[in-house]
RNA sequence: AGUGUCGUCCGGGCGGCCGCGGGUGGUCUUGCGCCACACGAGGAAAGUCCGGGCUCCAUAGGGCGCGAUGGUGGCUAACUGCCACCGGGGGCAACCCCAGGGAAAGUGCCGCAGAAAGUAGACCGCCUAAGUCCUUCGGGACCGGUAAGGGUGAAAGGGUGAGGUAAGAGCUCACCGCGCGUCUGGUGACAGGCGUGGCAGGGUAAACCCCAUCGGGAGAAAGCUCAUGUAGGGAGGAUAGGUGCGGCCCGCACCGUUUGAACCUCCGGGUAGAGCGUUUGAGGCCGUCAGCAAUGGCGGUCCUAGAGAAAUGGUCGUCACCUCUUCGGAGGGACAGGACCCGGCUUACAGGGCGACACUCAUC
RNA sequence: GGGGAUAUAGCUCAGUUGGGAGAGCGCGUGGAUCGCACCCACGAGGUCGGGGGUUCGAGUCCCCCUAUCUCCACCA
Numbered sequence: 001a002g003u004g005u006c007g008u009c010c011g012g013g014c015g016g017c018c019g020c021g022g023g024u025g026g027u028c029u030u031g032c033g034c035c036a037c038a039c040g041a042g043g044a045a046a047g048u049c050c051g052g053g054c055u056c057c058a059u060a061g062g063g064c065g066c067g068a069u070g071g072u073g074g075c076u077a078a079c080u081g082c083c084a085c086c087g088g089g090g091g092c093a094a095c096c097c098c099a100g101g102g103a104a105a106g107u108g109c110c111g112c113a114g115a116a117a118g119u120a121g122a123c124c125g126c127c128u129a130a131g132u133c134c135u136u137c138g139g140g141a142c143c144g145g146u147a148a149g150g151g152u153g154a155a156a157g158g159g160u161g162a163g164g165u166a167a168g169a170g171c172u173c174a175c176c177g178c179g180c181g182u183c184u185g186g187u188g189a190c191a192g193g194c195g196u197g198g199c200a201g202g203g204u205a206a207a208c209c210c211c212a213u214c215g216g217g218a219g220a221a222a223g224c225u226c227a228u229g230u231a232g233g234g235a236g237g238a239u240a241g242g243u244g245c246g247g248c249c250c251g252c253a254c255c256g257u258u259u260g261a262a263c264c265u266c267c268g269g270g271u272a273g274a275g276c277g278u279u280u281g282a283g284g285c286c287g288u289c290a291g292c293a294a295u296g297g298c299g300g301u302c303c304u305a306g307a308g309a310a311a312u313g314g315u316c317g318u319c320a321c322c323u324c325u326u327c328g329g330a331g332g333g334a335c336a337g338g339a340c341c342c343g344g345c346u347u348a349c350a351g352g353g354c355g356a357c358a359c360u361c362a363u364c
Numbered sequence: 365g366g367g368g369a370u371a372u373a374g375c376u377c378a379g380u381u382g383g384g385a386g387a388g389c390g391c392g393u394g395g396a397u398c399g400c401a402c403c404c405a406c407g408a409g410g411u412c413g414g415g416g417g418u419u420c421g422a423g424u425c426c427c428c429c430u431a432u433c434u435c436c437a438c439c440a
Stems, first nucleotide, its partner, number of pairs: 001360010012319007020040002023037005042335001046346002049344005054219004061250004066215005071085005086100001087098004101210002106208002108204003123150002125146003131142004158176006177199001178197008223276004233267005241255004269439003283302008321332004365436007374389004383420001391407005413429005
C1' cells in the first nucleotide's frame, strides 16, 4: 500500500423568525384569551417473533392432552437471549456457521434409475479348486463360488496397503476409523493413554414418536372509580344443569333446580364523557471492586415525551460533510416516527468516525 | 393498539402419509355451420407472494420478510 475479518460509536452543529403538544408560573372578577419559562421520538420508536413486569379470571390447584426448547457450564426477573468452553463443518489466516439429545423402544417413508433400498443383492464381470456328466483331451455343461472391479443411485453393510486364494472376501496382518472395557485430566460436554473386539442393524425425528426440561388462560380495547342515558324488550338454546374455564376430566367458587331465573347466541335499545392504571424504572451516566466474559456488588450523580385519532414542524443565515462546476456558484443528506413499561431477537438504513486483528506485496 | 386468516395459470379455486404442478371458465388454432353462438378436437400459458434453511428431493416441513382480508369499546 492492497485485500479482508471482527467490535464499537455517530447518524449534522449553532443562531434568528414563525408555528405545534402537554406542563409550570403570571395577568384577568370567572371563562375565552394573552405573556414568560424549561421540556418534547429512535438505533431501530418497526415486525409483534420470544421473554418478563403489571391487571383480571381460584390463592393459579391435580391428571391427560397440546405447545415450546434440546452439546456442556455459567449469567439473568425471564427467554427461541447473552458469555465462555466442547464437538462438527468452511476459510491460507484473522474469523465465520451449526434446531448440536435419541435411528440398538416401536411405526412410517426412501419416487425414478438399478440385479438388489434393508438383519440386502449375482445384471455385467471374475473363478472353475472340490463334486457329477460329456469330450475331438484343447475344453465344455451342470452343481456352484465370489461383493475385489464395472454400471445405477442422494445412499449399495468400514478405508488404504500387503499377505492369502481357483477367484475372492477382516479370511489374516499393519496403520487409520469404529464399538466395548479401563485409567488419567476436566465441575461438565469431552480429550488423551492402554487393553480388547474383526466390525455389528444405511438415511430420515424442521415424519410420527421416545427421553429430559419448561409452559394455566386472556391481554391496557387488560382492569378500577365516577358520570350520562335506555325498553333490564324480543327470538332461540336442556332427559337440570349452566357459568367462571377459550381442548377434556377432576377439583374449587357462584347462580339455579317453584312458573324457565342466571348464563350463552342472534336481533333490538342506550352511552361515545371524566379520572386512575400511565410513566422513577430489573432506569441512564461516571468511578471502583469481583469475574476470561456475559454479569453482579458498592459509591456518586441525573430526572429527560407522555396525548381527544394523536404535537415534536417550516423557513432563513452560517459552519462542517458529500457531489457537480463555466470557480461566480448550484445541488444533496438515508431508514424511519412513541401510545402501559422493560430485556432481547429479527428486519430496514445515504454517509461517516474510531479501535483491534489476519493475509499478500514493496521498502528500510 | 391487540388477535386471526389468506397468497398456486388472466379469473375462481383443488392439491396429505414430502417424489406427476392440476380443474372449471377465459385465450389461441383447427373442425362442424351459408355465417355466428352452443358443440367437438388439439394447444399455449406457472420464479406455487419473496428470501433462507432441513432433506437425495419442498407448493407441502421450519424461520424471516411483503401484501391483502377480517375480528375485537362500554352499559342494561